[in-house]
Background:
The prediction has a mean pLDDT of 84. This is a predicted structure of a 476-nucleotide part of an RNA (small-subunit ribosomal RNA, 3' major domain) from a metagenome. Its Rfam family is "Bacterial small subunit ribosomal RNA". Its family is annotated with ribosome and structural constituent of ribosome in the Gene Ontology. The RNAcentral record of the full RNA draws on SILVA.

Context: one part of a larger RNA
């Protein structure tokens, strides 16, 4: 100097408290451990592994296992020999492959002998190849403390020196934010601002969007309009600027005006460093190892097993509800090997057919909600697991192992022990919608979007984490 303390002071954070909804009990989905297995490929392990890598495991993917076949190789460069490429084809085979017959001769140069480019076959070796090991040899990328307010430097001064000072002190702030003081004076990386989005207004522009006035129609449908909504360019607006008050100041409290008030809301943005944190399986790469195999091809299986244990979720246990009928209102995003309307067929999944749309033009019923009826507290008209039968769709192919539909079946479950999690406002809770991946889908996941829309915060004694000053002891 640091680190540590069940030392002290000050301060902060959904840290506690105050609330609200869950998890832990049930069924199922999914990940993990364990066990099993020929194989159940590999990685991730307190917070910061466990709906994680995986934004899609039937084949493929695929790295694993079993069997079959292979060795200059699926891929790259070089040497030599032969052949145009290419197409059709018999036999064996699960395929890979092995082996057979046939058709076929292009482009450039040419002394018509041939040569060259490209592609195919064969030979030999240099080499290819490795998701083999080491993340404790590494780059790059990432998590975490933590969006916490810190981490340092130059010159000066003090100290024999390690170092100190500055950065401490008094205030203030979300902030090492700013002010005052001070042997310090300045500066850098961080904070904040500059960036994006959202909230209000002005202006420009009106198509595919809009419709107040005038006609018109079943319908903003058509004429028309440029007001409104909206779209998307350019601007404006908020600065403690104004008032009162406290304060030396920085700033605090209250108020006015205002769409918005003291960082207006949200995002991107992550200092010096810590954890030999994670990743050699994204990629790159040193070293080591394999080279008729630890490489490459192929069929089938496995990654989906199941006494059990844990994590994360979905659906429920019902009347603030279930069912039936009718009615209303979004936003984001996507669409050509695509999204698909009206119509017809089917109880339905879906099928036939195909208007329109490379889309502010066309496509997709928003649901919770409202109205009416019914159920009347039951393991029920709650709940939907499981199982049977019959189907639909995708796809070479749904047995292992897809989703969906109809009929039948109708399990556990009556609010969950100890314990434990998220959340402070358009948030929690609740309701649906879209997208990526994708033939299809095990999505209840993830990422977005809008609809309805709360309660509570006295306070900092305590639990957890962090900042700062100080103190004690051993250690450095």
């Nucleotide at each position: 100097u640091g680190a540590c303390g069940g030392g002290g002071g000050c301060c902060c954070g959904c840290a506690c408290a105050a609330g609200c909804g869950g998890u832990g009990g049930a069924g199922c989905a999914u990940g993990u451990g364990g066990u099993u297995u020929a194989a159940u490929u590999c990685g991730a392990c307190g917070c910061a592994a466990c709906g994680c890598g995986a934004a899609g495991a039937a084949c493929c993917u695929u790295a694993c296992c079993u069997g079959g076949a292979u060795u200059u190789g699926a891929c790259a460069u070089c040497u030599c020999g032969g052949g145009a490429a290419u197409c059709c084809u018999a036999u064996c085979g699960a395929a890979a492959g092995a082996c057979u017959g046939g058709a076929g001769u292009g482009c450039c140069c040419u002394u018509c002998g041939g040569g060259g480019a490209g592609c195919c076959c064969g030979a030999a070796g240099a080499c290819a190849g490795g998701u083999g090991c080491u993340g404790c040899a590494u780059g790059g990328c990432u998590g975490u403390c933590g969006u916490c307010a810190g981490c340092u430097c130059g010159u000066g001064u003090c100290g024999u020196g390690a170092g100190a000072u500055g950065u401490u002190g008094g205030g203030u702030u979300a902030a090492g934010u700013c002010c005052c003081g001070c042997a310090a004076c300045g500066a850098g990386c961080g904070c904040a601002a500059c960036c994006c989005c959202u909230a209000u207004c002005u202006u420009u522009a009106g198509u595919u969007a809009c419709c107040a006035u005038c006609a018109u129609u079943c319908a903003g449908u058509u004429g028309g309009g440029g007001a409104c909504u909206c779209u998307a360019g350019a601007g404006a607006u908020a600065c403690u600027g104004c008032c009162u008050u406290c304060g030396c100041a920085a700033g605090g409290a209250g108020g006015a005006g205002g769409a918005a008030g003291g960082u207006g809301a949200g995002g991107a943005c992550g200092a010096c460093g810590u954890c030999a944190a994670g990743u050699c399986a994204u990629c790159a790469u040193g070293g080591c190892c394999c080279u008729u195999a630890c490489g490459g091809c192929u069929a089938g299986g496995g990654c989906g097993a199941c006494a059990c244990a844990c994590g994360u979720g979905c659906u429920a246990c019902a009347a603030u509800g279930g069912u039936u009928a009718g009615g209303a209102c979004a936003a984001u995003g996507a669409g050509a090997g695509g999204c698909a309307a009206u119509a017809c067929c089917g109880c339905g999944a879906g099928g036939u057919g195909g208007a329109g749309c490379a889309a502010a033009u066309c496509u997709a019923u928003a649901a919770a909600c409202c109205u009416a009826a019914u159920c009347u507290c039951a393991g029920u008209u709650c709940g939907g697991a499981u199982u049977g039968u019959a189907g639909u769709c995708u796809g070479c192919a749904a047995c292992u192992c897809g989703a969906c539909u109809a009929c039948a079946u109708g399990a556990a479950g009556c609010u969950g022990g100890a314990a434990u999690c998220a959340c402070u406002a358009g948030u929690a809770a609740u309701c649906g919608u879209a997208g990526a991946u994708c033939a299809g889908c095990c999505a209840u996941g993830c990422u977005a979007c809008g609809g309805u829309g709360a309660a509570u915060a006295c306070g900092u004694u305590c639990c957890c984490g962090g900042g700062u000053c100080u103190u004690g002891u051993g250690c450095u």